[in-house]
RNA sequence: GAUCGGUUAGCUCAGCUGGUAGAGCAAUACACUUUUAAUGUAUGGGUCCUGGGUUCGAGCCCCAGACCGAUCACCA
Numbered sequence: 001g002a003u004c005g006g007u008u009a010g011c012u013c014a015g016c017u018g019g020u021a022g023a024g025c026a027a028u029a030c031a032c033u034u035u036u037a038a039u040g041u042a043u044g045g046g047u048c049c050u051g052g053g054u055u056c057g058a059g060c061c062c063c064a065g066a067c068c069g070a071u072c073a074c075c076a
Base pairs, nucleotide, nucleotide: 001072002071003070004069005068006067007066010025011024012023013022019056027043028042029041030040031039033037049065050064051063052062053061
């Protein structure tokens, strides 16, 4: 440098055909008993990487950019 994949809650990740953003873990509260904690229930928690475009409407489609990973190539 080229190609491909990825970026969504604190962490790990889903998200269908564009139409109210979700799960597990973690956190907080309550209940309970097996009590350094486990289990159950509930609650809170979001700049969907950034900018622009299309659309009545974008996490999802298009363009540009940033970052991460893989493969290939080049230089040494």

The RNA shown here (transfer RNA) has 76 nucleotides and comes from a Bacteroidota bacterium. NCBI's taxonomy places the organism under Bacteria, Pseudomonadati, Bacteroidota. Its Rfam family is "tRNA". By type it is a transfer RNA. The coordinates come from a structure-prediction model, not an experiment, and the mean pLDDT is 81.